[in-house]
The part of an RNA shown here (small-subunit ribosomal RNA, 5' domain) has 544 nucleotides and comes from an uncultured bacterium. RNAcentral holds the full RNA, with entries from ENA and SILVA. Its mean pLDDT, the model's own confidence on a scale to 100, is 84.
Context: one part of a larger RNA
RNA sequence: GAACGAACGCUGGCGGCGUGCCUAACACAUGCAAGUCGUGGGAGAAAGGGAGCUUCGGCUCUCGAGUAAACCGGCGCACGGGUGAGUAACGCGUAGAUAACGUACCUUGGAGUCUGGGAUAACCAGUCGAAAGGCUGGCUAAUACCGGAUACGACCAUCAGAGUCUCGGCUUUGGUGAUGAAAGAUGGCCUCUGCUUGCAAGCUAUCGCUCCCUGAUCGGUCUGCGUGCCAUUAGCUAGUUGGUGGGGUAAUGGCCCACCAAGGCUGAGAUGGUUAGCUGGUCUGAGAGGAUGGCCAGCCACACUGGGACUGAGACACGGCCCAGACUCCUACGGGAGGCAGCAGUGGGGAAUAUUGCGCAAUGGGCGAAAGCCUGACGCAGCGACGCCGCGUGGGUGAUGAAGGCCUUCGGGUCGUAAAGCCCUGUCGGGAGGGAAGAAACACUCCGACCUAAUACGUCGGUUGCCUGACGGUACCUCCUAAGGAAGCACCGGCUAACUCCGUGCCAGCAGCUGCGGUAAUACGGAGGGUGCAAGCGUUGUUC
Numbered sequence: 001g002a003a004c005g006a007a008c009g010c011u012g013g014c015g016g017c018g019u020g021c022c023u024a025a026c027a028c029a030u031g032c033a034a035g036u037c038g039u040g041g042g043a044g045a046a047a048g049g050g051a052g053c054u055u056c057g058g059c060u061c062u063c064g065a066g067u068a069a070a071c072c073g074g075c076g077c078a079c080g081g082g083u084g085a086g087u088a089a090c091g092c093g094u095a096g097a098u099a100a101c102g103u104a105c106c107u108u109g110g111a112g113u114c115u116g117g118g119a120u121a122a123c124c125a126g127u128c129g130a131a132a133g134g135c136u137g138g139c140u141a142a143u144a145c146c147g148g149a150u151a152c153g154a155c156c157a158u159c160a161g162a163g164u165c166u167c168g169g170c171u172u173u174g175g176u177g178a179u180g181a182a183a184g185a186u187g188g189c190c191u192c193u194g195c196u197u198g199c200a201a202g203c204u205a206u207c208g209c210u211c212c213c214u215g216a217u218c219g220g221u222c223u224g225c226g227u228g229c230c231a232u233u234a235g236c237u238a239g240u241u242g243g244u245g246g247g248g249u250a251a252u253g254g255c256c257c258a259c260c261a262a263g264g265c266u267g268a269g270a271u272g273g274u275u276a277g278c279u280g281g282u283c284u285g286a287g288a289g290g291a292u293g294g295c296c297a298g299c300c301a302c303a304c305u306g307g308g309a310c311u312g313a314g315a316c317a318c319g320g321c322c323c324a325g326a327c328u329c330c331u332a333c334g335g336g337a338g339g340c341a342g343c344a345g346u347g348g349g350g351a352a353u354a355u356u357g358c359g360c361a362a363u364g365g366g367c368g369a370a371a372g373c374c375u376g377a378c379g380c381a382g383c384g385a386c387g388c389c390g391c392g393u394g395g396g397u398g399a400u401g402a403a404g405g406c407c408u409u410c411g412g413g414u415c416g417u418a419a420a421g422c423c424c425u426g427u428c429g430g431g432a433g434g435g436a437a438g439a440a441a442c443a444c445u446c447c448g449a450c451c452u453a454a455u456a457c458g459u460c461g462g463u464u465g466c467c468u469g470a471c472g473g474u475a476c477c478u479c480c481u482a483a484g485g486a487a488g489c490a491c492c493g494g495c496u497a498a499c500u501c502c503g504u505g506c507c508a509g510c511a512g513c514u515g516c517g518g519u520a521a522u523a524c525g526g527a528g529g530g531u532g533c534a535a536g537c538g539u540u541g542u543u544c
Base pairs, nucleotide, nucleotide: 001544002543003542004541006540007539008538009537010536013391014390015389016388017387018386019384020383021349026347027346028345030344031343032342035075036074037073040072041071048063049062050061051060052059053058082302083301084300091227092226093225094224095223096222097221098220101219102218106215109212110211111210112209113208114148115147116146117145123138124137125136126135127134128133154179156177157176158175159174160173161172162171163170164169184207185206186205187204188203189202193200194199195198228274229273230272235265236264237263240262241261242260243259244258245257246256247255277299278298279297280296281292282291283290284289304325305324306323307322308321327338328337329336330335355381357380358379359378363377364375365374366373367372394424395423396422397421404415405414406413407412428485429481430480431479432478433477434476438471444465446462447461448460449459450458488533489532490531491530492529493514494513495512499528500527501526502525503524509516510515
């Protein structure tokens, strides 16, 4: 000198864009943060309104409404969001390998969607418990569950070949045998079939379901190289190192097991200890390098602590389950409930770090055919000069060089065109009026093409019309107002830009280094003046 997620002191006008628990991965009150689908299924309220009857207590019917809240089922909940405790490691980075693998939703293409069965929740009845929550009996449905059939692909076994190769295999052709699927829903129509009305088991369209192939995406695993400090850590290792055979996995492998062998690592630093998430980047520097990894982006790890599996395409799962532990809460003492390192917020710790805000309008995500619902992701607003950037605090004129302050050699000098006065301007602020872009889609309407028996339905395209804004009456524009409301902080011996007076008297104090102060202190304190930066200026801390 530069930089900062900064803090502290003094000061503080406005706006834009960023940014804000670095400490206790400490404990958490409260609210919200993951739901959705009735076009999968069975059931199904109440408040309130209306009508009728009435012994005036009430009863029945109807609307509310096939709504709400539950239940079965599907998909999602493995994303998104947080944190950096652990980890010195194939964790990360980079370059590869997988002839050792997987991939729900999406996608290309192909083949199917036949026929049966038994339950169960909700519900009802009974019953246990303070509660949380159960238990028993009875009823019922499905795109829930389970059989059977079929099998273009698929998989397995076997036989016969072909191609290629890193000689382990891989790819591929044909034959035979064996194994394994499925679920319906909705809209429309009468051309065919059935009844002959219009409906359906018929036709058609869409969405599904099953098997296989393909692509895409996302992952798993393995390898070379790189990636702290300490030798005042020198030896470490029995599933240890390798083999054979098996188990397990989507998959290789001591990953696990049985047996066999005795290996494996290490001074090019094993083992141990200590520190630490890694990277793109960031800061500094002419560079080489050094330091660093907050915000944003990629990867990893974790979710009160430790362990475990279940479900699932995917988890050994932050707002799932089980066990153990610590802590907190409820309890009828028998037993239960909980997990903010999600967004706000509270206590605590600390030098120190924000609102228990608005909205799904946009972008994105989940579910749904869609309308739509959900979304503390996100978009916005609030607070903080925490940072960067921009603007303002006025401009011109004005010498009796006013008053006043300070200094003085008492002549004067200086603050100083500075002020006042006169003439202007109108940024910001304040008031009033107008007032956005961010919105294009979806859906509906209209037109055309395709499908079809069909001018239904549906798909695709076009755009005719229509609908949607939290921010926000904000930005912006115009008018009014009026110099009116808006300057401080540090320094002035040398380094280092900037000097005098008074007070003090080795005192009080200053201080980055050198050093000042003991009666004329440009170094302490005050004043006048000056210098530097400026809505900031200094100090402290840290890095280069």